[in-house]
Parts: sequence; C1' cells; structure tokens
RNA sequence: AGAGCCGGCCGGACAGUCGCUGCUUUCUGGCUACGGCCGGAAAGGGGAGGAAAGUCCGGGCUCCGCAGGGCAAGACGCCAGGUAACACCUGGGAGGCGCAAGCCUACGGAAAGUGCCACAGAAAAUAACCGCCUAAGCGCGCAAGCGCCGGUAAGGGUGAAAAGGUGCGGUAAGAGCGCACCGCGCGGCUGGUAACAGUCCGUGGCCAGGCAAACCCCGUCGGGAGCAAGACCAAAUAGGAAUCCGUUGGCGUGGCCCGCGCUGGAUUCGGGUAGGUUGCUUGAGGUCGUCAGUGAUGGCGAUCCCAGAUGAAUGACUGUCCACGACAGAACCCGGCUUACAGGCUGGCUCUUGCC
Repeated sequence: AGAGCCGGCCGGACAGUCGCUGCUUUCUGGCUACGGCCGGAAAGGGGAGGAAAGUCCGGGCUCCGCAGGGCAAGACGCCAGGUAACACCUGGGAGGCGCAAGCCUACGGAAAGUGCCACAGAAAAUAACCGCCUAAGCGCGCAAGCGCCGGUAAGGGUGAAAAGGUGCGGUAAGAGCGCACCGCGCGGCUGGUAACAGUCCGUGGCCAGGCAAACCCCGUCGGGAGCAAGACCAAAUAGGAAUCCGUUGGCGUGGCCCGCGCUGGAUUCGGGUAGGUUGCUUGAGGUCGUCAGUGAUGGCGAUCCCAGAUGAAUGACUGUCCACGACAGAACCCGGCUUACAGGCUGGCUCUUGCC
C1' cells in the first nucleotide's frame, strides 16, 4: 500500500424567536362544609429511539377457581457457567467452511415401531442386471462338453447415496472366510467438573445405508388471561332492596255510578353505565471508580433523576455552517432476539506485496 475479519460509538451542528406537554417554586382570582376544589400569571428545569418497529421468546406486575398429579397440544435438546428468567449471553467440545484473522451448526435417539428416499438403476435395504464359477448333486453324451440345481457383492454400469478400505493368503469362483495395516463399535486406563480427547491397553470381524426442520420415542420446561390487566370515586335513565306514606289517587272500559283490568309516591342504600381518578414510571435504572472472574456477569463505593400523554405533546420559523442528513416515532415496565438504516468516527487482528 492492497485485500479482508471482529468489535465499540455517533446518527446534522450552533444561536435566536414563537408555540405544545408534564414537573417544581413563587405570586394571584373565585368557591368553601376550612379538609380542600376550580382557575390565571411568571420563572426554572424535563420532553422519543438505536432500533421507540415486528409482537417472536423470557420475566416483573395484575386478576381469575392459589395452580398437587395426569392427558392433550407446544417449545426446547453437545457440556459448563451467567441471569429474575429465556429459545438469550459467555466460555469450552464436536462437525463443516476459509491460507489466515475468523465464521456457521434444531448438535438427543435410526438394533422400539411406522413411513419416505425424485431421476437413473437389476436392486434404495429381507440386494444377482451384466459379469465370474461349475468343486459337490442330477440329467444327456463314448468324450470334450451342454443343461439343471446352484454359488458369488471381486469387476462393470446407475446414482446424492450400493452393504468398511488397501494388500496378502485362500477358493471352483468369491467373500472379514483368515491375517496385517487403516477405519469403526465396546470396555478399561490417563487427562478434563463435563461435553470430549489420547502416537495408550484390551476386545468384537464389524447387527449391517440415509432422512427424526417425517410421524414417533426419550429428557427438560411451563396453570390461564392480560394495563382494554386491575383498584377507587361516581351523574342521568331503567331495573333491585329497605323504610315510611298512600291504597279516598291515576289510567283504560263507559254517557255516569258500581264493577272489572292495569298502575303507586317519597327517602335511603347497594351494584353499576357515561365521566373522572389511579395503575404511570425510582427501575433486575444510568454514569464513574474499584475489586473478583478468561468472559458473560457479579460485589462494593460515590453520584444522578433522565418523557409519561389519553383525541393523545415532543413542533414551526429565522440566521450561519457542513460531508446536505437514512431507517423510523413512546402508550404498563424491563431483559433478549429478529428485521430496517444515508453517512461518519474509532479500537484490535489476519493475509499478500514492497521498502528500511
């Protein structure tokens, strides 16, 4: 210098003016049952994000039959650790990719059972299509030989995948049939908390393809619903309960009376709709330091308060500047994951080439 890998941070800047929305302080108007309630003004200070998003996981919180066991359905699945918890994170193992830095992995079980394996191929798992063999047995033949019964996974061809590989022996031809080496399984030993590893020891000729993000089996986990959760205050109307009053009332029928049918009034209470208040933001919180740890993370100390709306605020204008500004906007709160993102700053590392 070129190419690349892994992180961290920022996400137009500054100034002014006018607004919007919470909070605090001060002043102030009205009402009051003296507890407060309804306003107004000024000043100060706060006011979207790294993803506020998707609502996919995990928790807090709340209510419901306090949830012990089982079924169904579901999620997860190498090991250890972290955490409130997780499907997240950290470290490690194994496998794969890359020269490397590094990256990726649903990574339990295929001798419990069922199922599937396109095309090609004889056959996709109880392998004889071509090929090889004719020792034994049978038939024919004087015989060579031919046929039958068969044997054979060494060779060919197909395929993503064909029944451990190479070699020697062996055989009629072959074959883990036997043996050596390699591979594989099992047991031990050693190292490691473990997954697992081993230029170690022994043992088994090697029960014999792949797929479980096919059903399934095994193990682990969890009760359900969600802030429109829930709690409180509480008009009008209808209905309910209690007490008191009335039943000499009202309405209908009818010309009227009787009769018959229907029907009360007041007060208080409880539930509860509209509406209001609350839940609501101090929290598994931020920053700095320090200690423990490889790390995720945790302990301790100091310090800070940093949106809380509810027709729902976070904006508009002006000036200056630049690299001319992406994705996108809270709605109970956290921890994650995933997805979107103009541009910029920065740390560490790898490979190649050249120079000193």

Overview:
A computed fold for a 356-nucleotide RNA from Thiopseudomonas denitrificans, annotated as Bacterial RNase P class A. A source record names the gene rnpB. Rfam family: Bacterial RNase P class A. Gene Ontology terms of the family: ribonuclease P activity, dimeric ribonuclease P complex and tRNA processing. Rfam classes the family as a ribozyme. Lineage of the source: Bacteria > Pseudomonadati > Gammaproteobacteria > Pseudomonadaceae > Thiopseudomonas. The RNAcentral record of the sequence draws on ENA and Rfam. The coordinates come from a structure-prediction model, not an experiment, and the mean pLDDT is 79.